Model confidence (mean pLDDT): 75 of 100. Bacterial RNase P class A from a Desulfobacterales bacterium, 374 nucleotides, folded computationally. Its Rfam family is "Bacterial RNase P class A". The family's RNA type in Rfam is ribozyme. Rfam's curators write: Ribonuclease P (RNase P) is a ubiquitous endoribonuclease, found in archaea, bacteria and eukarya as well as chloroplasts and mitochondria. RNAcentral holds the sequence, with entries from ENA. A source record names the gene rnpB.

[in-house]
RNA sequence: GGAGCCGCCUGAACGAUCGCGGGGCUUUUUUGGCCCGGAGGAAAGUCCGGACACCACAGGGCAGGGUGCUCCAUAACAUGGAGUCACGGCAACGUGAAGGAAAGUGCAACAGAAAGCAAACCGCCCCGCCGUAUUGGCGGAGCAAGGGUGAAACGGUGCGGUAAGAGCGCACCAGUUCCCCGGGUGACCGGGGAAGCUAUGUAAACCCCACCCGGUGCAAAACCAAAUAGGGGAGUGUUUGAGGAUGGCCCGUCCGAGCUCCCGGGUAGGUCGCAAGAGAUGCCCGGCAACCGGCAUCCACAGAUGAAUGAUCGUUGCCCGGACCGGAGCAAUCCGGUUCGGGAACAGAAUCCGGCUUACAGGCGGCUCCGACC
Numbered sequence: 001g002g003a004g005c006c007g008c009c010u011g012a013a014c015g016a017u018c019g020c021g022g023g024g025c026u027u028u029u030u031u032g033g034c035c036c037g038g039a040g041g042a043a044a045g046u047c048c049g050g051a052c053a054c055c056a057c058a059g060g061g062c063a064g065g066g067u068g069c070u071c072c073a074u075a076a077c078a079u080g081g082a083g084u085c086a087c088g089g090c091a092a093c094g095u096g097a098a099g100g101a102a103a104g105u106g107c108a109a110c111a112g113a114a115a116g117c118a119a120a121c122c123g124c125c126c127c128g129c130c131g132u133a134u135u136g137g138c139g140g141a142g143c144a145a146g147g148g149u150g151a152a153a154c155g156g157u158g159c160g161g162u163a164a165g166a167g168c169g170c171a172c173c174a175g176u177u178c179c180c181c182g183g184g185u186g187a188c189c190g191g192g193g194a195a196g197c198u199a200u201g202u203a204a205a206c207c208c209c210a211c212c213c214g215g216u217g218c219a220a221a222a223c224c225a226a227a228u229a230g231g232g233g234a235g236u237g238u239u240u241g242a243g244g245a246u247g248g249c250c251c252g253u254c255c256g257a258g259c260u261c262c263c264g265g266g267u268a269g270g271u272c273g274c275a276a277g278a279g280a281u282g283c284c285c286g287g288c289a290a291c292c293g294g295c296a297u298c299c300a301c302a303g304a305u306g307a308a309u310g311a312u313c314g315u316u317g318c319c320c321g322g323a324c325c326g327g328a329g330c331a332a333u334c335c336g337g338u339u340c341g342g343g344a345a346c347a348g349a350a351u352c353c354g355g356c357u358u359a360c361a362g363g364c365g366g367c368u369c370c371g372a373c374c
Base pairs, nucleotide, nucleotide: 001370002369003368004367005366006365007364008363009362010361012316013315014314015313016312017311018310020038022036023035024034025033026032040346044357045356047355048354049353050352051351052217053216054215055214064213065212066211067210068209069083070082071081072080073079084098085096086095087094088093099208100207104206105205106202107201108200121147122146123143124142126140127139128138129137130136155173156172157171158170159169160168174198175197176195177194178193179192180191181190182189183188222271223270224269231263232262233261234260235259236258243255244254245253246252279298280297281296282295283294284293286291318343319342320341321340322339323338324337325336326335327334328333
């Protein structure tokens, strides 16, 4: 210098002007004035887990759903930490729903004889008959070594064995099951032995095993509470006419079976839940770590509800590109400065918290491999 792997950080600052929603003070209410503070690393997707709230609930089981190597962490998790194993990568490192296929069932396209208690297309071997007299054809019995098909064909290599063959026998190797020894909390690892046991794949197919899980969500829940309608009660009234219309009022005229008051529930609306919490920062102790414990400090510091948190200008900073200057180096190149031009992304809280995932502009650090030079 090139190619990569992993982790972390930042997500602008100040000033002016104009605005938006919240709080406090002041003012006689309004209006106005002053002051304070007002998004994120993902506020996002709403995918997991919890807090909180209400409903249900003796206990147990079934159904249903979820999780699935081990140990640890945690309020909990499908999260995290440290490991194991498998796979990928030269490596740094990455990926893994990673229990059971030796309980049962199902499925395995095409090709192929056969796809699962095997089977026999070519082939090998033996016998019989015909023919030939080397070769061949037909029939019967045996075999699975070799060929062929396939993603996959019932261990591999060698020797023995045989008519030909075959774990048929033996040696070694691989695997499986069982036993023993050693290490580890454990997954598992290392070593030894026994059994010819050789057992296909698939469980994000049914299923089996182990463990976990009640439902609904802040539009929860609680409090205050209008109009209209409906419910309950009391009073009054139905030719002994309440009440209404007409009208300023009375009479009159017309309509006429309801009218008045109280109570309670719910709705609209408002208040609350709702901002101090599994809180943040720093140091120390324990632990490899996640994390836990202790001490100190900090916190009015977003709480909107069609939903505020913004816009413009200036100065500075940041990043990118060009030019110039200086420095380092053998060089590629790197560092610093000046100047000109450009750029600033993804995205907007809605009860809160812990995660995961996805989106995005840049910067920094560590590590690995390769090359060149000294």